Notes: RNAcentral holds the sequence, with entries from ENA. Predicted 3D model of a 72-nucleotide RNA (transfer RNA) from Amycolatopsis sp. TNS106. Lineage of the source: Bacteria > Actinomycetota > Pseudonocardiales > Pseudonocardiaceae > Amycolatopsis. The same sequence occurs in records of 3 taxa. Its Rfam family is "tRNA". Its family is annotated with triplet codon-amino acid adaptor activity in the Gene Ontology. The coordinates come from a structure-prediction model, not an experiment, and the mean pLDDT is 84.
[in-house]
């Protein structure tokens, strides 16, 4: 320098145009003599940033930026 992948909850990740979910972690309750396991609930998000398309964008297009892979 070029090509490609990627950025969503504290962590690991879904979500493919109708407006955000799971598991783990945390908290509460149940269960137990008690702890663990297990069951139920709660808590959790400026979807990396700017612009565009659209009635509507996490999603499509574009520029930037963080991370990664490959080539030179």
């Nucleotide at each position: 320098c070029g090509u490609c992948c990627u950025g969503u909850a504290g962590c690991u990740c879904a979500g493919c145009g109708g407006a955000a979910g799971a598991g783990c972690a945390g908290c509460c309750c149940g269960u137990u003599c008690a702890c663990a396991c297990c069951g139920g609930g709660c808590c959790g998000g400026u979807c990396c940033c700017g612009g565009g398309u659209u009635c509507g964008a996490c999603u499509c297009c574009u520029g930037g930026u963080g991370g990664g892979a490959c080539g030179a």